A computed fold for a 72-nucleotide RNA from Candidatus Staskawiczbacteria bacterium RIFOXYC1_FULL_38_18, annotated as transfer RNA. The coordinates come from a structure-prediction model, not an experiment, and the mean pLDDT is 84. Its Rfam family is "tRNA". Rfam classes the family as a transfer RNA. Its family is annotated with triplet codon-amino acid adaptor activity in the Gene Ontology.

């Protein structure tokens, strides 16, 4: 330099056009002499950025950013 996959919550990952979740975690409560397990409650996002299409975009287009892979 070319292609190609990925990029959503503090971590790990769902969602493939209609108002974004799961598990982990964290804080509290509850339980017990006490600690852990469990239990319940609470606490989570400008969905990388920007642009277009559409009534309506995490989601389809394009550009740029990171990251990861292949070619050369």
């Nucleotide at each position: 330099g070319c292609c190609g996959g990925c990029g959503u919550a503090g971590c790990u990952c769902a969602g493939u056009g209609g108002u974004a979740g799961a598990g982990c975690g964290u804080a509290c409560g509850u339980u017990u002499c006490a600690u852990a397990a469990g239990c319940g409650u609470a606490u989570g996002g400008u969905c990388g950025c920007a642009a277009g299409u559409c009534c309506g975009a995490u989601u389809c287009u394009u550009g740029c950013c990171g990251u990861c892979g292949g070619c050369a």